[in-house]
RNA sequence: GGGUCCAUAGCUCAGUUGGUUAGAGCGCUUGCUUGACAUGCAAGAGGUCGUAUGUUCGAGUCAUAUUGGACCCACCA
Repeated sequence: GGGUCCAUAGCUCAGUUGGUUAGAGCGCUUGCUUGACAUGCAAGAGGUCGUAUGUUCGAGUCAUAUUGGACCCACCA
């Protein structure tokens, strides 16, 4: 220098062919249960989907650029 893959909640991840509202488990908060804790049950909070721009009636999903990470190839006095 060329190329491939990854980035979605605090953590680990799903998200199908672009379509009605972005989800699960764990964790967190509140309540119930207990003498108290743990377990269990119920409810809730938490996301500008790495960033920016574009395409589209509509983007987590498509395009371009870019940031960070992992890897492959090439070059090199």
Molecule: transfer RNA
Organism: Clostridia bacterium